[in-house]
Overview: Predicted 3D model of RNase P RNA and transfer RNA as a complex of 442 nucleotides. Its mean pLDDT, the model's own confidence on a scale to 100, is 75.
């Protein structure tokens, strides 16, 4: 350079004309005039978490529904940080493990309990004998010795039935009940021994995870909880269209007695010129909530603590708020020709879309010094 | 805006406690009939919206994108 991976920053820039939504001032009889501010890193999904508002209350059981290696961070989270640990990919060392670099991991429990594990296959969780090897009985066949010789007996082969024994080998399979190499064996087996791996117990290092030593048991424990499920923790519903309030209109009537928007129950709190459900009648406006508020607030700042996420104390800053919804339009110019996209009660996070540019890291190649 | 459902052949829909996806209608093509329709036989036709994970094995489980509908004052 080029190509590939991860992290972060940008994401049109300047002039002019003409609009738009807030706010503040100056004017007010309408009106209008001056300054100031006016979209995102995702405003997006609406997956989680919090803040806020309502539910008179938010206690207890059962239920549901969520989280799940360990430690830490925050207001909190399924989120971030940092560690184990498994797993893929690359290197090295030179071996079937070590060690580094990067990538992913919903990663709790399968010896509490149900379940399932199709098709193939003999046998799939109480393990199983089809080929194969081994033993034994019996029958057939041909060879060999032999004896009393058209036949018996005896041997060792080879074929078949039948009974038994094996988990090495073939198959089958996504898995076949520890794995290699040696011993042993009728032939074989943790049957025994080496070493691995596994199970139990102890010591050690660490807050834990989890790592590593000792020593014991031939080993009894397959897989799938993103299957029910079981442990341990957490969760009380709703949502700004929540939720006050003003202002205008209306036409009441029928039913229950309970009712409190919780999945049930139980406790609690309310209850009669009250409440609740249903049908009809009137409203379709306005104001707060709403973002100018000193806050879980912002900041490429500095300082200290921390491996980091962060936190503390300095230091700047105060930055859209419409309610048919405003942030634009056209013209010059420049340059790399401007992607995905557009606030609607607020914030932290994830996801997901995204031309290009710029920067830091790690590989890999190719040149040049 | 908020909140909750769905998506399977050309349509309308089973299937959803995981094991190679069916039904009807609609198409093609035969038969029956002097023709066509009915009616009888056969046959094709599927990225189970996409994507990416658990798992031996995914339409089904689980995460995430699209797309459609519905509730709400």
């Nucleotide at each position: 350079g080029u190509c590939g991976g991860g992290g972060c920053g940008c994401g049109g820039g300047c002039c002019g004309u003409c609009g738009c939504c807030g706010g503040a001032g100056c004017a007010c009889g309408a009106g209008g005039c001056u300054c100031c501010g006016g979209a995102g890193g995702a405003a997006a999904g609406u997956c989680c978490g919090g803040g806020c508002u309502c539910c008179c209350u938010a206690g207890g059981g059962c239920g549901c529904g969520g989280u799940a290696c360990c430690g830490g961070g925050u207001a909190a989270u399924u989120c971030c940080c940092g560690g184990c640990c498994c797993u893929c990919g690359c290197c090295g060392c030179a071996u079937u493990g070590c060690g580094g670099c990067g990538g992913g991991g919903c990663g709790a429990g399968a010896a509490a309990g149900u379940g399932c594990c199709a098709c193939a296959g003999a046998g799939a969780a109480u393990a199983u004998a089809c080929c194969g090897c081994c033993c034994g009985a019996c029958c057939a066949c041909g060879c060999a010795a032999u004896c009393a010789c058209u036949g018996g007996u005896u041997g060792a082969g080879u074929g078949g039935u039948c009974g038994g024994g094996u988990a090495a080998g073939g198959g089958u399979g996504a898995a076949a009940a520890g794995g290699u190499g040696g011993g042993g064996u009728a032939a074989g087996a943790g049957c025994c021994c080496a070493c691995c791996g596994g199970c139990c117990g102890g010591g050690a290092a660490g807050c834990a995870a989890u790592u590593u030593c000792c020593g014991g048991c031939g080993c009894a424990c397959g897989g799938c909880a993103a299957a029910c499920c079981u442990u341990a923790c957490c969760g009380g519903g709703a949502g700004c269209a929540a939720a006050a309030c003003c202002a205008a209109g209306c036409a009441g009537c029928a039913g229950g007695c309970g009712g409190g928007u919780g999945g049930c129950c139980c406790g609690c709190c309310c209850g009669a010129u009250g409440c609740c459900u249903g049908c009809g009648g009137g409203u379709a406006g306005g104001u707060u909530g709403c973002u100018c508020g000193u806050g879980a607030c912002c900041g490429u700042c500095u300082g200290c603590g921390g491996c980091a996420a962060c936190g503390c104390a300095g230091c700047g800053g105060c930055c859209g708020g419409a309610u048919a919804g405003a942030u634009g339009a056209c013209g010059g110019u420049c340059c790399g020709a401007g992607a995905c996209a557009g606030a609607a009660c607020c914030c932290g996070g994830c996801u997901u879309a995204c031309a290009g540019c710029g920067u830091c890291c790690c590989g890999a190649c190719c040149g040049c010094c | 805006g908020g909140c909750g459902g769905c998506g399977u052949a050309g349509c309308u829909c089973a299937g959803g406690u995981g094991g190679u996806a069916g039904a009807g209608c609609a198409a093609g093509c035969g038969g029956c009939u002097c023709a066509u329709a009915u009616c009888c036989g056969c046959u094709g036709g599927g990225u189970c919206a996409g994507g990416g994970g658990u798992u031996c094995a995914a339409a089904u489980c689980c995460c995430u994108u699209c797309g459609c509908c519905g509730c709400u004052a």